[in-house]
Model confidence (mean pLDDT): 84 of 100. The part of an RNA shown here (large-subunit ribosomal RNA, domain IV) has 357 nucleotides and comes from a Candidatus Dojkabacteria bacterium. Its Rfam family is "Bacterial large subunit ribosomal RNA". Rfam links the family to the GO terms ribosome and structural constituent of ribosome. Rfam 15.1 lists 51,934 matches to the family in 10,816 species.
Context: one part of a larger RNA
RNA sequence: UCCUUGUUAAGGAACUCGGCAAAUUAACCCUGUAACUUAGGGAUAAAGGGGACCAUGCGCAGCGGUUUUUUAAAUUGCUGAUGAUCAUGGUCGCAGUGAAAUGGCAUGAGCGACUAGUUACCAAAACUACAGGUGCCUGCUAACUCGUAAGAGGAUGUAUAGGUGCUGACACCUGCCCAAUGCCAGAAGGUUAAGGAAGCUCGUUAUCUAUCUUCGGAUAGAGAAGCGGGUGACCGAAGCCCUGGUGAAUGGCGGCUGUAACUAUAACGGUCCUAAGGUAGCGAAAUCCCUCGUCACUUAAUUAGUGACCUGCACGAAAGGUGUAACGACUCAUGCACUGUCUUGACAGGGAGCCCG
Numbered sequence: 001u002c003c004u005u006g007u008u009a010a011g012g013a014a015c016u017c018g019g020c021a022a023a024u025u026a027a028c029c030c031u032g033u034a035a036c037u038u039a040g041g042g043a044u045a046a047a048g049g050g051g052a053c054c055a056u057g058c059g060c061a062g063c064g065g066u067u068u069u070u071u072a073a074a075u076u077g078c079u080g081a082u083g084a085u086c087a088u089g090g091u092c093g094c095a096g097u098g099a100a101a102u103g104g105c106a107u108g109a110g111c112g113a114c115u116a117g118u119u120a121c122c123a124a125a126a127c128u129a130c131a132g133g134u135g136c137c138u139g140c141u142a143a144c145u146c147g148u149a150a151g152a153g154g155a156u157g158u159a160u161a162g163g164u165g166c167u168g169a170c171a172c173c174u175g176c177c178c179a180a181u182g183c184c185a186g187a188a189g190g191u192u193a194a195g196g197a198a199g200c201u202c203g204u205u206a207u208c209u210a211u212c213u214u215c216g217g218a219u220a221g222a223g224a225a226g227c228g229g230g231u232g233a234c235c236g237a238a239g240c241c242c243u244g245g246u247g248a249a250u251g252g253c254g255g256c257u258g259u260a261a262c263u264a265u266a267a268c269g270g271u272c273c274u275a276a277g278g279u280a281g282c283g284a285a286a287u288c289c290c291u292c293g294u295c296a297c298u299u300a301a302u303u304a305g306u307g308a309c310c311u312g313c314a315c316g317a318a319a320g321g322u323g324u325a326a327c328g329a330c331u332c333a334u335g336c337a338c339u340g341u342c343u344u345g346a347c348a349g350g351g352a353g354c355c356c357g
Base pairs, nucleotide, nucleotide: 001352002351003350004349005348006347007346008345010343011342014341019338028050029049030048031047036041038169052091053090054089055088056087057086061079062078063077064076065075066074067073068072092096104336105335106334107333108332109331110330111328112327116128117127132167133166134165135164136163137162138161144153145152146151170323171322172321173320175253176252177251180250181249182246183245184244185243186242189241190240191239195235196234199231200230201229202228203227204226207222208221209220210219211218212217254272255271256270257269258268281315282312293309294308295307296306297305
């Protein structure tokens, strides 16, 4: 010097991102216990008190289990006349659960209802799951999943069942838009593939004609059938176009402008656009850029916190909205108690390293 442990005057969070760490509290018995509440809780709330040993007195119950017609009764186990419990008096110490084990408490707010689960080895959470809600698919050889198939699971189940998506207890609710995208239903018309196909056209040439000929043939033109190439009216399914429906489907949910007898504001009006123009509720929020918004409370002083306001850059209704008792090794803020966190250090025990011997 470092690690670890203990004690500490006065103060008591002034430390620090933050009371991190430490301290306080603690088991048992008695008293007592608020708001709120889903009436179960909250609750060991909070806040207080007690204890050793000896003597004396009163004198017999205390605690727990099982069963039954749970007011009560029966039965059974442990302790108790070798004295339970209680009361009074006394003795000792600083201190009597004399060591050890053994909750600090309260208030407000956010998020998640809860118990549970999670990044084996830096994250335990507001993430996941959950009961509950709801949409879609599925009539059984079910849908769906695995497999080329056979086959298997689903299920030795049968719509109060199974699969899948979203939401996430409970309470009150869940608004408008089907124009776009998706899905479902429909079938009159339009478009339309492979394929079929009347016809048209081109190539080839048996043959014919013309010219030439060394009489063998050569060249040019026309050209049936067949075969082949091209084109092709017309026929031709689903899909798409089309007609409807559908939001707890993907999604979306406006400008400008005038107006009231101070001013300001605009219940009211005009106009443009749209499929429809954000309803209830909430709101500087885990969402607010400007921003340390403004007001109030809290402080000596507060970019924090809480309650309001609404000018919502850019909340908003199952990617749920707003509340909510209980719960949380969650997050933020405040108070009491407590303390070496600090003012500000000091001392001591154990260990490591270094120096000397």